[in-house]
Predicted 3D model of a 105-nucleotide RNA (SAM riboswitch aptamer (S box leader)) from Salegentibacter sp. Its Rfam family is "SAM riboswitch aptamer (S box leader)". Rfam links the family to the GO term regulation of gene expression. Lineage of the source: Bacteria > Pseudomonadati > Flavobacteriia > Flavobacteriaceae > Salegentibacter.
RNA sequence: UCGUUAUCAGGAAAGGUUGAGGGAAUAGACCCAUUGAAGCCUUAGCAACCCUCUGUAAUGGAGAAGGUGCUACAUUCUAUCCCAAUAUAUGGGAAUAGAUAACAA
Numbered sequence: 001u002c003g004u005u006a007u008c009a010g011g012a013a014a015g016g017u018u019g020a021g022g023g024a025a026u027a028g029a030c031c032c033a034u035u036g037a038a039g040c041c042u043u044a045g046c047a048a049c050c051c052u053c054u055g056u057a058a059u060g061g062a063g064a065a066g067g068u069g070c071u072a073c074a075u076u077c078u079a080u081c082c083c084a085a086u087a088u089a090u091g092g093g094a095a096u097a098g099a100u101a102a103c104a105a
Base pairs, nucleotide, nucleotide: 001105003103004102005101006100007099008098013043014042015041016040017039021032022031023030026079027078028077029076044071045070046069049067050066051063052062053061054060075097080094081093082092083091084090
């Protein structure tokens, strides 16, 4: 980097450093930010994919030392398609894209 599978409306922040952007990309909307953004470091926490123990015919249950991940907003929302009599609005579903994990090349 590409592929397969699973999940994505829940959960969890302080300090230091630095100094202007940030919420993946494009467009629009809406937000966050000098009362300090992003990045980096430390500590703490959340969660339970891998993991540990254990049970079943099968689905499970408990745990948290270790490997990842995460700790504003639904993956912040919309974009393409379908449904709700439907042109708008609104709601729901699916796809695409993305993120994370495990496995494989």